RNA sequence: GACUUAUCCAGAGUGGUGGAGGGACGAGCCCUGUGAAGCCACAGCAACCUACCGCAAAGAAGUGCGGCAAGGUGCUAAUUCCCGAGAGAUGAGGU
Numbered sequence: 001g002a003c004u005u006a007u008c009c010a011g012a013g014u015g016g017u018g019g020a021g022g023g024a025c026g027a028g029c030c031c032u033g034u035g036a037a038g039c040c041a042c043a044g045c046a047a048c049c050u051a052c053c054g055c056a057a058a059g060a061a062g063u064g065c066g067g068c069a070a071g072g073u074g075c076u077a078a079u080u081c082c083c084g085a086g087a088g089a090u091g092a093g094g095u
Stems, first nucleotide, its partner, number of pairs: 001095001003093006013042005021031003025084002028081001043076003048072003052067005080087001
């Protein structure tokens, strides 16, 4: 990268750096020198995966549900901002 699958109306931001863009794309509508993107630090949200705990009569494995938040991701303007499309994003899996 392509494929499979689940989720996407909930939730969560400050500081430093930087210096004009950003919200994937088209159209709209917004955000932005009262400081955009990017990068760094710290904080937070969530619970996809791992670990751990509980339940499903008993034991093992598996599976499901619930919990936890230590580890791996992710996320922290607006319903994926709205509409559109054979769209996009993120997790997990196998190739």

SAM riboswitch aptamer (S box leader), 95 nucleotides, folded computationally. It was read from a public genome assembly, where an Rfam model found it. Model confidence (mean pLDDT): 85 of 100. Of the family's consensus pairs, 96% are formed in the model.